[in-house]
RNA sequence: GGCCGUGUGGUCUAGCGGUUAUGACGACCGACCUCGAGUCGGUAAACGUAGGUUCGAAUCCUACUGCGGCCA
Numbered sequence: 001g002g003c004c005g006u007g008u009g010g011u012c013u014a015g016c017g018g019u020u021a022u023g024a025c026g027a028c029c030g031a032c033c034u035c036g037a038g039u040c041g042g043u044a045a046a047c048g049u050a051g052g053u054u055c056g057a058a059u060c061c062u063a064c065u066g067c068g069g070c071c072a
Base pairs, nucleotide, nucleotide: 001071002070003069004068005067006066007065010025011024012023018055027043028042029041030040031039032038048064049063050062051061052060
């Protein structure tokens, strides 16, 4: 330098054009409990950036960018 894959809460992850973006762990609040741990209930928290297509985009297209891989 060329090509391929990939980027979603603090971490991991589901989503395959259509109601309010899924679940687990973690965090916080409450109940039980002598404290802690544990169990149960609840709360907050995310679509890499910018454009485009579309009635509608996390999803499709383009560029840039982070990460990983292959080739030179």
Source information: Model confidence (mean pLDDT): 82 of 100. The RNA shown here (transfer RNA) has 72 nucleotides and comes from Chrysodeixis includens. Lineage of the source: Eukaryota > Bilateria > Pancrustacea > Insecta > Chrysodeixis. The RNAcentral record of the sequence draws on Rfam. Rfam family: tRNA. From the family's description: Transfer RNA (tRNA) molecules are approximately 80 nucleotides in length.